[in-house]
RNA sequence: AAAGUUUGACAGACAAUCGCCGGUAUGCGUGUGAACGUAUGCGGGAGGAAAGUCCGGGCUCCACAAGGCAGGGUGCUGGAUAACGUCCAGUCGGCGCGAGCUGAAGGAUAGUGCCACAGAAAUGGACCGCCGAUGGCCGCUUUCGGGCGGCACAGGCAAGGAUGGAACCGAGGUGUAAGAGACCCCGAGGAACGCUGGUGACUUCGUUCCUGGUAAACCCCAUCUGGAGCAAGACCUAAUGAGACGCAGCAGCUUCCUUAACCGGGAGCCGCAGCCUUCGCCUGAGGCGCGUCUAGGUUGGUCGCUGGAGCUGUGCAGUAAUGUAUGGCCUAGAUAGAUGAUUGUCGCUUAUGGUGGGAGGGUAGUUCCCGUUUGAACCACAACGAGCACAGAACCCGGCUUACGGCAAACUUUCCUA
Numbered sequence: 001a002a003a004g005u006u007u008g009a010c011a012g013a014c015a016a017u018c019g020c021c022g023g024u025a026u027g028c029g030u031g032u033g034a035a036c037g038u039a040u041g042c043g044g045g046a047g048g049a050a051a052g053u054c055c056g057g058g059c060u061c062c063a064c065a066a067g068g069c070a071g072g073g074u075g076c077u078g079g080a081u082a083a084c085g086u087c088c089a090g091u092c093g094g095c096g097c098g099a100g101c102u103g104a105a106g107g108a109u110a111g112u113g114c115c116a117c118a119g120a121a122a123u124g125g126a127c128c129g130c131c132g133a134u135g136g137c138c139g140c141u142u143u144c145g146g147g148c149g150g151c152a153c154a155g156g157c158a159a160g161g162a163u164g165g166a167a168c169c170g171a172g173g174u175g176u177a178a179g180a181g182a183c184c185c186c187g188a189g190g191a192a193c194g195c196u197g198g199u200g201a202c203u204u205c206g207u208u209c210c211u212g213g214u215a216a217a218c219c220c221c222a223u224c225u226g227g228a229g230c231a232a233g234a235c236c237u238a239a240u241g242a243g244a245c246g247c248a249g250c251a252g253c254u255u256c257c258u259u260a261a262c263c264g265g266g267a268g269c270c271g272c273a274g275c276c277u278u279c280g281c282c283u284g285a286g287g288c289g290c291g292u293c294u295a296g297g298u299u300g301g302u303c304g305c306u307g308g309a310g311c312u313g314u315g316c317a318g319u320a321a322u323g324u325a326u327g328g329c330c331u332a333g334a335u336a337g338a339u340g341a342u343u344g345u346c347g348c349u350u351a352u353g354g355u356g357g358g359a360g361g362g363u364a365g366u367u368c369c370c371g372u373u374u375g376a377a378c379c380a381c382a383a384c385g386a387g388c389a390c391a392g393a394a395c396c397c398g399g400c401u402u403a404c405g406g407c408a409a410a411c412u413u414u415c416c417u418a
Base pairs, nucleotide, nucleotide: 001414002413003412004411005410006409007408008407010405012346013345014344015343016342017341018340020045021044023042024041025040026039027038028037029036030035047390051401052400054399055398056397057396058395059229060228061227062226071225072224073223074222075221076090077089078088079087080086091105092103093102094101095100106220107219111218112217113214114213115212127161128160129157130156131155134154135153136151137150138149139148140147141146169187170186172184173183174182188211189210190209191208192207193206194205197202233303234302235301236300242294243293244292245291246290247289249272250271252269253268254267255266256265257264274288275287276286277285278284310329311328312327313326314325315324316323317322347388348387349386350385354381355380356379357378360370361369362368
């Protein structure tokens, strides 16, 4: 110098003015009510991912004797944690020269299934091929017991060829008619058992047994698991409608019951009175049965709602994740959804180039390297310009994933100077 790996912190800064949403103090006002509005002062107001809503938990309501089945999740070991599919430390496998990264990593020796195309056959198979010992047929021969030769009919085989990602573990030998883990020696992988080390996954050595792949096919084994979600849920509450109780006056008319008739009682109509609105009163006009209580809970309001597995400094324990002790801090809470705009000053990029300076510089050091007007190292400057990523809380937390800008530190590999 180039190419990488891991980790960490940050997310332009400050000020003024004008707004927006909460809090708090005071004042004023509104509503039947729950409660709310407004003015002024003071103080607060997005993230590392607030995102995707993929896992886990808190919280809330519903369900629930206990146990089991089904369904679903998880799947090496140990640890951390409220919990997890997360994290930390390891084991084994894979990738990388390396720093490092990475694994959907239980069981194929429980059972069933599947293995496209090609190929005879994808775990019980024979196309080419090899043999034809045994049997059969034919020929020759015979001492009549048989012997020899041929055919490839029955039959035997799976070595070799050919197909395929994969052909019954690999190579050599024995063996045979030909052959084959059929047998032997050596080797590869796996399982069980014993042994060495380890808490354990695992591992060292030995013995015995076994040999295609696939569980991201069913399945088996182990383990966890009730459902819905803040539009959860709790409280208050108008208007209208429902129910109960009480009050429903006076005069007239019609009609019904009763009476010999009057009186009396019921229903209806109309007027006055009553109540409500029209700012207080009167008149006038319009409307109406009135009052009290109860249950429901629409609308609206409040709570849930942000003091919490909280943030942070230090010490201690632990390799670490993390835990613990102690000190300090309070840090959005909207509900159609606030967190914004403008101006000024500064910072960074544009800028490894350009312009100006500069005679030495690099190095622990040098005999090495760069440079001396074709200008090294280093320093300074620029523009009233452009740009400063991804992105916006909605009950809260722990993770994962995705989006995205530059910066720093440690480490790795290669090259140059030698």